[in-house]
Context: one part of a larger RNA
RNA sequence: UUGGGUGUAAAGGGUGCGUAGGCGGUUUAUUAGGUCUAUGGUUUAAUUCCGAAGCUUAACUUCGGUUCGCCAUAGAAACCGAUUUACUUGAGUAUGGUAGAGGCAAGUGGAAUUUCUAGUGUAGCGGUAAAAUGCGUAGAUAUUAGAAGGAACACCAGUGGCGAAGGCGACUUGCUGGGCCAUCACUGACGCUGAGGCACGAAAGCGUGGGGAGCAAAUAGGAUUAGAUACCCUAGUAGUCCACGCCGUAAACGUGAAAUACUAAGUGUUGGAAUUUCCGGUGCUGAAGUUAACACAUUAAGUAUUCCACCUGAGUAGUCCGGUCGCAAGGCUGAAACUC
Numbered sequence: 001u002u003g004g005g006u007g008u009a010a011a012g013g014g015u016g017c018g019u020a021g022g023c024g025g026u027u028u029a030u031u032a033g034g035u036c037u038a039u040g041g042u043u044u045a046a047u048u049c050c051g052a053a054g055c056u057u058a059a060c061u062u063c064g065g066u067u068c069g070c071c072a073u074a075g076a077a078a079c080c081g082a083u084u085u086a087c088u089u090g091a092g093u094a095u096g097g098u099a100g101a102g103g104c105a106a107g108u109g110g111a112a113u114u115u116c117u118a119g120u121g122u123a124g125c126g127g128u129a130a131a132a133u134g135c136g137u138a139g140a141u142a143u144u145a146g147a148a149g150g151a152a153c154a155c156c157a158g159u160g161g162c163g164a165a166g167g168c169g170a171c172u173u174g175c176u177g178g179g180c181c182a183u184c185a186c187u188g189a190c191g192c193u194g195a196g197g198c199a200c201g202a203a204a205g206c207g208u209g210g211g212g213a214g215c216a217a218a219u220a221g222g223a224u225u226a227g228a229u230a231c232c233c234u235a236g237u238a239g240u241c242c243a244c245g246c247c248g249u250a251a252a253c254g255u256g257a258a259a260u261a262c263u264a265a266g267u268g269u270u271g272g273a274a275u276u277u278c279c280g281g282u283g284c285u286g287a288a289g290u291u292a293a294c295a296c297a298u299u300a301a302g303u304a305u306u307c308c309a310c311c312u313g314a315g316u317a318g319u320c321c322g323g324u325c326g327c328a329a330g331g332c333u334g335a336a337a338c339u340c
Stems, first nucleotide, its partner, number of pairs: 004311003007294002012308001014200004021193003025087002029083003033080002035076008049065006090190001091187003094183005102176007109153001114148007124135002161168002205246006214240002219235004258306005265285009289296002313340003322333004
């Protein structure tokens, strides 16, 4: 490589768009590149394959021949390809509706924490399993009124919704993407997948400038303990927030790539049309079937097809070396000796 696989044993790329490539609906005609048939030519021998013969057999040796490859000529036209004629079921467009934490920006709101100012008020508060560090007679905690500032949006809230994924949750406005349903008006295969490529991509981290209430790596102190560089407590800086730029990784998980068709039922919920019911999501239970089992089961891990990605004993190791990207941290690519 072939074969066999990828929910949990090794293995689905984090996600999308899309180039080359691969694959691709029904139909008419032409062509003859692929394909097939016939004939001819060509192609060292041995070997291989088939059929014989000879050593007692076999191995072995000898003889004959086919297949295969390439070329030429003549034909066939179902399929693939090419050109072409139509079609509407795939795909898209249009029109009318419709649900939504989909995205971006601006503005607004209330509860709470903290701080500050003022009043009342007096000796404690806080914290823990128990304490102590800490705060407090320079008047704390508590309580009332006012102000400032930052961050997050209780209830509604739901195996509810939306988004390709990451993700998205107060309210209002503006801009904007996608979906679903109905009509069946239009185009007429325009499709599927997608190596490279491009874009997006939680948190943490990085750069510059702001901001900083709460929380809180690091750090300090108090405890615990044999020790305690921890768990608990009191403080607390980066960070968390905003703008712009980078990073490009996650248990980026449904540990399940995408698309199409087919294959019992029952039941909840959500959107639309309708009201016998149908279409699109999201759950549960289960048939056939699958599975090592667990389980999956029209939202498949069933039955098939297409294309991409990935796996091939464990460790060494996601390491070394090289390349490439990055400001760095590091990312991507990615071995071997050796050991078992």
Molecule: small-subunit ribosomal RNA, central domain
Organism: uncultured bacterium